[in-house]
Context: one part of a larger RNA
RNA sequence: GAGUAAGCGAGAAGGCAGGUGAGAAUCCUGCCCGCCGAAAGCCUAAGGAUUCCUGGGGAAGGCUCGUCCGCCCAGGGUAAGCCGGGACCUAACCCGAGGCCUAAGGGCGUAGGGGAUGGACAACUGGUUGAGAUUCCAGUGCCACCCGAGCUUCGUUUGAGCGAAGGGGUGACGCAGGAGGAUAGGUGAAGCGCACGGAUGGAAGAGUGCGUCCAAGCACGUAGGGAGUGAGGUAGGCAAAUCCGCCUCACGAAAUCCUGAGGUGUGAAGGGGAGGGAAAGGAAGUACCGAAGUCACUGAAUCCAUACUGCCGAGAAAAGCCUCUAGCGAGAAGCAGGGUGCCCGUACCGCAAACCGACACAGGUAGGCGAGGAGAGAAUCCUAAGGCGCGC
Numbered sequence: 001g002a003g004u005a006a007g008c009g010a011g012a013a014g015g016c017a018g019g020u021g022a023g024a025a026u027c028c029u030g031c032c033c034g035c036c037g038a039a040a041g042c043c044u045a046a047g048g049a050u051u052c053c054u055g056g057g058g059a060a061g062g063c064u065c066g067u068c069c070g071c072c073c074a075g076g077g078u079a080a081g082c083c084g085g086g087a088c089c090u091a092a093c094c095c096g097a098g099g100c101c102u103a104a105g106g107g108c109g110u111a112g113g114g115g116a117u118g119g120a121c122a123a124c125u126g127g128u129u130g131a132g133a134u135u136c137c138a139g140u141g142c143c144a145c146c147c148g149a150g151c152u153u154c155g156u157u158u159g160a161g162c163g164a165a166g167g168g169g170u171g172a173c174g175c176a177g178g179a180g181g182a183u184a185g186g187u188g189a190a191g192c193g194c195a196c197g198g199a200u201g202g203a204a205g206a207g208u209g210c211g212u213c214c215a216a217g218c219a220c221g222u223a224g225g226g227a228g229u230g231a232g233g234u235a236g237g238c239a240a241a242u243c244c245g246c247c248u249c250a251c252g253a254a255a256u257c258c259u260g261a262g263g264u265g266u267g268a269a270g271g272g273g274a275g276g277g278a279a280a281g282g283a284a285g286u287a288c289c290g291a292a293g294u295c296a297c298u299g300a301a302u303c304c305a306u307a308c309u310g311c312c313g314a315g316a317a318a319a320g321c322c323u324c325u326a327g328c329g330a331g332a333a334g335c336a337g338g339g340u341g342c343c344c345g346u347a348c349c350g351c352a353a354a355c356c357g358a359c360a361c362a363g364g365u366a367g368g369c370g371a372g373g374a375g376a377g378a379a380u381c382c383u384a385a386g387g388c389g390c391g392c
Base pairs, nucleotide, nucleotide: 014032015031016030017029018028019027033389034388035387036386041369042368043367047349048348051347052076053075054074055073056072057071061069062068081142082141083345084344085343086342088119089118093114094113095112099108100107101106123140124139125138126137127136143341144340145339146338147337150335151334152333153332154331161328162327166324167323168322169321170320174311175310176309177308180304181303182302185298186297187296188295189294191212192211193210194209195208196207213271214270217266218265219264220263224259225258226257227256228251229250230249231248232247233246234245236244237243275289276288312315355364356363371383372382373381374380
């Protein structure tokens, strides 16, 4: 010492008008102002679990208010052969038939199994909802398996074709470094297209504003990168082998083969597209229409690339794939055509008011995209798209 002290959680900032309503600084709409912009924007993993959308509500939660909300009530919403996971593979690690050990509980561990943060593996562009989309729709593709009477080719013991749980190859990998070729992206244009037409001297122009694109797939195969090829022999690769290895010979540093971004053509008589723009009652910038689309410069941390060069510390495994036989074997392979395609996730937040911090908490939270002017730069300042003004 009482309506006194102190608090309302980043000093990015609000103002006005209109609307709604019992009630408005706080909700909605519009205009203006301000803040972020390597983020305070966008995608996604974890985690959360309906918080998403629509209608309604106003007790509590919301540090004030509240007609509003991540609150309450009700209804609705998550669509996949090709995205992620499983029906494939293995790593650390875990489990573990038999087995070994232990008084027991149990411990260890073979075969085997589980186990991604890795390997393998087929879809792109556009449209659409109040809320889902590589999932729906449209268009254009691709993968696996099944049927395959038609077409082509091959074969029936002189063996077509299939083919291992076996052999071999591949898969298959470190660190550092720089160079090259591309593309994404960006910028400019007096190119092209559409629109506009200087209220106060002039300016229809080299004027102003805006826009100037598009995938997978299929075909051709480029800049580049890599590999010797063929024949004969063979005792090794736990059987066999035409495969691999080893030996010899011939031909050779060129051809050939493998790989390979980008590009070109196609996809596309398609999509998208600035802008224009109805029918109107309440239904709209909706339905519908739709121009141009070139050239130059710049240029990646992305792709070629698991490339290339150098170095020593010498840098996963398995499946898959290719091949070889063993084996099976009388019809088979390819193509056209036809059919089938399971389970789980999918809404929404995701540097945050929805996750971890008892809170709508100035803290923390893996990965990707991340434009312009100035700049060495992802610094910094100002801005685009987009998002916000931090609930007195």

This is a predicted structure of a 392-nucleotide part of an RNA (large-subunit ribosomal RNA, domain III) from Thermosyntropha tengcongensis.
The organism belongs to Thermosyntropha, within Bacteria.
The coordinates come from a structure-prediction model, not an experiment, and the mean pLDDT is 83.
Its Rfam family is "Bacterial large subunit ribosomal RNA".